[in-house]
Predicted 3D model of a 105-nucleotide RNA (FMN riboswitch aptamer (RFN element)) from a mouse gut metagenome. The model forms 100% of the base pairs in the Rfam consensus.
RNA sequence: AUCUUCGGGGUUUGGUGAAAUUCCAUACCGGCAGUGAUAGUCUGCGAGCGAAAGCUGAUAAGGUGAAAAUCCUUAACCGACGGUAAAGUCCGGAUGAAAGAAGGU
Numbered sequence: 001a002u003c004u005u006c007g008g009g010g011u012u013u014g015g016u017g018a019a020a021u022u023c024c025a026u027a028c029c030g031g032c033a034g035u036g037a038u039a040g041u042c043u044g045c046g047a048g049c050g051a052a053a054g055c056u057g058a059u060a061a062g063g064u065g066a067a068a069a070u071c072c073u074u075a076a077c078c079g080a081c082g083g084u085a086a087a088g089u090c091c092g093g094a095u096g097a098a099a100g101a102a103g104g105u
Stems, first nucleotide, its partner, number of pairs: 001105006013025003027089002029079002031045004040077002048055002059075005081092003
């Protein structure tokens, strides 16, 4: 350089109601790379939105340690667009796209 493959998880059990996996209580989930040691909440990227420029969520305290905003304990918080009884978890764009990972030549 080129080709191939891979590349996102989750509504349990109740309540109200004519109707809700959308409301209420409870439950559950966590892409990729980096970082002195493992990260949804640190740094950056992808995804999403936009005609473009560009925009884009959320963590504290205590403990261990040489080193952790990443581990352990406790208590929190966050989650695109369209549809629909108001959705991180259902259906749809999407048998899509993609950060990137692995392999072949």

Its Rfam family is "FMN riboswitch aptamer (RFN element)". Its family is annotated with FMN binding in the Gene Ontology.